[in-house]
Molecule: Bacterial RNase P class A
Organism: Bifidobacterium angulatum
RNA sequence: UGAGACCUCUUGAUGGCCGCGACCGGGCAUGCUUUGCAUGCGUGGUUGAGGAACUUCCGGGCUCCAUAGAGCACGAUGGCGGAUAACGUCCGCCCAGGGCGACCUGAGAGAUAGCGCAACAGAGAAUAGACCGCCUUUCGGCUUCGGCCGGAAGGUAAGGGUGAAACGGCGGCGUAAGAGACCACCGGGUCCCUGGUAACAGUGGACCGCAUGGCAAGCCUCAUCGGGAGCAAGGCCAAACAGAUGGCGGUAAGGGCUGCUCGCUCGUGCCAUCGGGUAGGCUGCUAGAGCCCAGCGGCAACGUUGGGUCGAGAUGGAUGGCCAUCCGUGUGCCCAGCACACGACAGAACCCGGGGUAUAAGAGGUCUCACUUA
Numbered sequence: 001u002g003a004g005a006c007c008u009c010u011u012g013a014u015g016g017c018c019g020c021g022a023c024c025g026g027g028c029a030u031g032c033u034u035u036g037c038a039u040g041c042g043u044g045g046u047u048g049a050g051g052a053a054c055u056u057c058c059g060g061g062c063u064c065c066a067u068a069g070a071g072c073a074c075g076a077u078g079g080c081g082g083a084u085a086a087c088g089u090c091c092g093c094c095c096a097g098g099g100c101g102a103c104c105u106g107a108g109a110g111a112u113a114g115c116g117c118a119a120c121a122g123a124g125a126a127u128a129g130a131c132c133g134c135c136u137u138u139c140g141g142c143u144u145c146g147g148c149c150g151g152a153a154g155g156u157a158a159g160g161g162u163g164a165a166a167c168g169g170c171g172g173c174g175u176a177a178g179a180g181a182c183c184a185c186c187g188g189g190u191c192c193c194u195g196g197u198a199a200c201a202g203u204g205g206a207c208c209g210c211a212u213g214g215c216a217a218g219c220c221u222c223a224u225c226g227g228g229a230g231c232a233a234g235g236c237c238a239a240a241c242a243g244a245u246g247g248c249g250g251u252a253a254g255g256g257c258u259g260c261u262c263g264c265u266c267g268u269g270c271c272a273u274c275g276g277g278u279a280g281g282c283u284g285c286u287a288g289a290g291c292c293c294a295g296c297g298g299c300a301a302c303g304u305u306g307g308g309u310c311g312a313g314a315u316g317g318a319u320g321g322c323c324a325u326c327c328g329u330g331u332g333c334c335c336a337g338c339a340c341a342c343g344a345c346a347g348a349a350c351c352c353g354g355g356g357u358a359u360a361a362g363a364g365g366u367c368u369c370a371c372u373u374a
Stems, first nucleotide, its partner, number of pairs: 001370010012326007020048006027041006050345001054356002057354005062230004074226005079093005094108001095106004109221002114219002116215002131160002133156010168186002171183002187210001188208005193202003234283004243274006254266004290309008327343007
C1' cells in the first nucleotide's frame, strides 16, 4: 500500500419562530362541604423515542386463577464445563467441516432396543450382488496346431461400469482365478493405563481379522425442563336507570278485603341507607435484575465494592412543521465556486434479559494474509 477477519461506538450539529403531550410554579374565572379542593382559560420554566422502540421467537419479574403425591400423554431442549433471576441466550473448551490465515459454521445424545426409509441410475441398496471381465470343466465349429469363436455348468467381489452411498484401504503371500483365507503398514473396535473437573486426547499397553454402512429435522429410546392466562392482568372510587330495606306523609294515581264506615294491605309521592356494579375516573405506571465511572476477582461471559446520576409515560393515543448557518450525499453548470434536491432503517404503550430481521453514512480498537521500503 492492497485485500480481509473480529469486537465496539455514533445515529447529522447549532440557533430562532409556531404548535402538541407530561410535570412544576404563580395568575384569573366559575362551582363547592371555603386557611382548601375541583374544573376551565391563558402564562413562565423543565422535559419528551430506538439501536433496533420493529418482529412477538424464547426466558424471567409482576398480577389473577388453578394446584395432595406419582405416572401417562403432549411440547421444548440435546458435546462438556461455567455465567445468569432464567433461557432455546452468552463465555471458555472439545470434536467435525470450511478457509493459506485472522477466523467462520454445526439440533454435536443413542443406529448390536425395535420398526421404517433409500428417488434416478445400476446385475445388486444391507448378513447384498455375477452385467462386463477373470478362471476351471465340458460340448460344438474353425485352425497356420500356438490357439480362436460360440453355447452350457460352476468358481471368483482383485479389475471395469452405476450411484450420494457397493459390506475397511494399500502392498505382499497365496491361488486355476480369487478372497482378512494369511502377513506387514494404515484405519477401526473393546478393555486397561496416563493427562484433563468433564467432553475428550495419547507414534502408551493388551486383545479382536474386522463381527455389522447411512438417515433419529421418519417413528422411536434416554436425559433434562415445562400448570394456565396475560396490564384489555389486577385493585380502588363511583353518576344515571333498575332493585332491596327503613322512615315520613295520611289519600296527593289506582286497586284488594266490605252492603257501608273505620281499619288493614298492595301500589304511589318524598327522603335516607345498602349491595352488586354500567358510563366515567383513579391506580397498576415507570427508581429499575437501571445507567455512568473507578477499584478488585475471573482467560471470558459475569460477579462484587465504592462514588455519582434520574433519562418519556400518552389512552383515539403527544414527540410535529417552517426558516437560517454549517455537515454529509447526489445531480447540473461557465467546476478553488455556485444552484437545486435529499438526510438510512424505522416510531414507545407494564417492565427487564436475549435471539432474529431491516438499515444510509461515519468513527475507534485488535488481529491475519500478500507485496514493497528501511